[in-house]
Molecule: c-di-AMP riboswitch aptamer (ydaO/yuaA leader)
Organism: Solirubrobacteraceae bacterium
RNA sequence: CGCCGAUACCAGCCGAGUCCCUCCCGUGGCGACGGGAGGGAGCGGGGGACCCAGAGGCCGGUCACGACCGGCCGGGGGCGAGUCGUCGCCGGUGUGCGACGUAGCGCUGCUCGUUCAGCGCGAGCCCGUCAGCUAACCCCGCAGGCCCGAGAACGAGAGGACCA
Numbered sequence: 001c002g003c004c005g006a007u008a009c010c011a012g013c014c015g016a017g018u019c020c021c022u023c024c025c026g027u028g029g030c031g032a033c034g035g036g037a038g039g040g041a042g043c044g045g046g047g048g049a050c051c052c053a054g055a056g057g058c059c060g061g062u063c064a065c066g067a068c069c070g071g072c073c074g075g076g077g078g079c080g081a082g083u084c085g086u087c088g089c090c091g092g093u094g095u096g097c098g099a100c101g102u103a104g105c106g107c108u109g110c111u112c113g114u115u116c117a118g119c120g121c122g123a124g125c126c127c128g129u130c131a132g133c134u135a136a137c138c139c140c141g142c143a144g145g146c147c148c149g150a151g152a153a154c155g156a157g158a159g160g161a162c163c164a
Stems, first nucleotide, its partner, number of pairs: 012146003018041009042142006052132001056073007075130001076127004084101006090094001104121005110157007
């Protein structure tokens, strides 16, 4: 000097997943940091009336033809961008696996908006036969994972430097 890897910090990214206060522990003291127990603000999610919407399929019976009863079969819902289609695969036929697309989503370094260009994602988890919307009201979460990747034009802003 170059390359690779690890760790830490700074800056930054996905995401609701942040900030403040009190107490305890890590520590002899202060501060910071980390963990834990509480409280608050803020952000995010679910349940939950009137009204509105809605009322699975098949078979049998009753009927005032609105509907009711019985049996069998099929479930349904939530967080999230993560849906849908075509083709293929199987000791498996499934809420399966794979490929190619796709609704949609994210990033490109001061911020926002529009456009172009480029690069990616297009998962996973949970409830448990139950939940439409929904005022009051009730409940829950505030994690986890990345990381050198720094394009352009226009418009509107923020901030700073220089000069006087």